Notes: Bacterial RNase P class A from a soil metagenome, 372 nucleotides, folded computationally. The prediction has a mean pLDDT of 78. RNAcentral holds the sequence, with entries from MGnify. Its Rfam family is "Bacterial RNase P class A". Rfam classes the family as a ribozyme.
RNA sequence: GAGCCGGACGGGCGGCCGCGUCGGUGCCCGGCGAGGGCGCCGCCGAGGAAAGUCCGGACUCCACAGGGCAGGGUGGUGGGUAACGCCCACCCGGGGUGACCCGCGGGACAGUGCCACAGAGAUCAGACCGCCGGCCGGCGCGAGCCGACCGGCAAGGGUGAAACGGUGGUGUAAGAGACCACCAGCGUGCCGGGUGACCGGCGCGGCUCGGUAAACCCCACCCGGAGCAAGGCCGAACAGGGAGCGCCCGAGGGCUGCCCGCCCGAGCUCCCGGGUAGGCCGCUGGAGGACGUCGGCAACGGCGUCCCGAGAUGGAUGGCCGCCGCCUCCGGUCCGCCGGGGGCACAGGAUCCGGCUUACAGUCCGGCUCGU
Numbered sequence: 001g002a003g004c005c006g007g008a009c010g011g012g013c014g015g016c017c018g019c020g021u022c023g024g025u026g027c028c029c030g031g032c033g034a035g036g037g038c039g040c041c042g043c044c045g046a047g048g049a050a051a052g053u054c055c056g057g058a059c060u061c062c063a064c065a066g067g068g069c070a071g072g073g074u075g076g077u078g079g080g081u082a083a084c085g086c087c088c089a090c091c092c093g094g095g096g097u098g099a100c101c102c103g104c105g106g107g108a109c110a111g112u113g114c115c116a117c118a119g120a121g122a123u124c125a126g127a128c129c130g131c132c133g134g135c136c137g138g139c140g141c142g143a144g145c146c147g148a149c150c151g152g153c154a155a156g157g158g159u160g161a162a163a164c165g166g167u168g169g170u171g172u173a174a175g176a177g178a179c180c181a182c183c184a185g186c187g188u189g190c191c192g193g194g195u196g197a198c199c200g201g202c203g204c205g206g207c208u209c210g211g212u213a214a215a216c217c218c219c220a221c222c223c224g225g226a227g228c229a230a231g232g233c234c235g236a237a238c239a240g241g242g243a244g245c246g247c248c249c250g251a252g253g254g255c256u257g258c259c260c261g262c263c264c265g266a267g268c269u270c271c272c273g274g275g276u277a278g279g280c281c282g283c284u285g286g287a288g289g290a291c292g293u294c295g296g297c298a299a300c301g302g303c304g305u306c307c308c309g310a311g312a313u314g315g316a317u318g319g320c321c322g323c324c325g326c327c328u329c330c331g332g333u334c335c336g337c338c339g340g341g342g343g344c345a346c347a348g349g350a351u352c353c354g355g356c357u358u359a360c361a362g363u364c365c366g367g368c369u370c371g372u
Base pairs, nucleotide, nucleotide: 001370002369003368004367005366006365007364008363009362011324012323013322014321015320016319017318019045020044022042023041024040025039026038027037028036029035047346051357052356054355055354056353057352058351059227060226061225062224071223072222073221074220075219076090077089078088079087080086091105092103093102094101095100106218107217111216112215113212114211115210128157129156130153131152132151133150134149136147137146138145139144165183166182167181168180169179170178184208186205187204188203189202190201191200192199193198231281232280233279234278240272241271242270243269244268245267252264253263254262255261288307289306290305291304292303293302294301295300325344326343327342328341329340330339331338332337
């Protein structure tokens, strides 16, 4: 100088005003009830992604003897975890000089389908150019050339992402794994290493088998459904409807602690409306965080100490000012800086966690690689 990987932060301090939950307190309304309203004081008050709602769980209700089908998902191996499609380590394949990165990474010897364009031919294929043999015709003095037909050939050319292994030889009319040596690949036997995926070695075989399963399909494993508007508790009023009792044989109400008595007196009670409106709970202390230590390569786990950090319900976090910080522009400069202007992202809870993905101005820290 150029890069690779991981982690942390994502403006700071102060003042004023404003908003929300909770605690305290004052006044008012109300029946000196329940409760509500208006103030004051104090504490606390969004994120690394709170987002997308894509996976996995906790929790709640419904369903459920067991098994199977259908449907959906996952897919190298071994671990981690409450669980996962997440994370860690390793294997295999690919890329990079390297640090390192990428992989939707089971099966194409169960079967079916598809393989655009180009090309003669895209699977147990294929003679377009070409090579070789035979035979016929034409031309030529001749060597030979041209053309038609019948055969052989996958070695060469050409097409393509891909053309039935590669190189060299034997062989042949020309050729060909037809045969041979080596190499690559596949299958298989044995030995060694590894928990395993797999790796290494020796031998044998036919000599060779295209790709695609984010196509159907096959194999193994997993999955009941809905979601906090889940769900639980309390529970009205008005209209309207129905039933019962009553209208001088008087329901009910007032005076009242009760009875008697006196007064008023045509309505009163229950059910439906409706478990509706509304209120409360669920509701935030949890697979929680920080630090230390031990085990483990790591993900992570065990133990100890400390901490408590929103809970709204049409939904609170905002605005202004001052100083500082960072970036940038302009002017000046005695090159130390000074003055002025502009900017500082993405974005905001709504039951709660673990992930993934996506967005993001900038800053800091650690480890490593290559070149000089």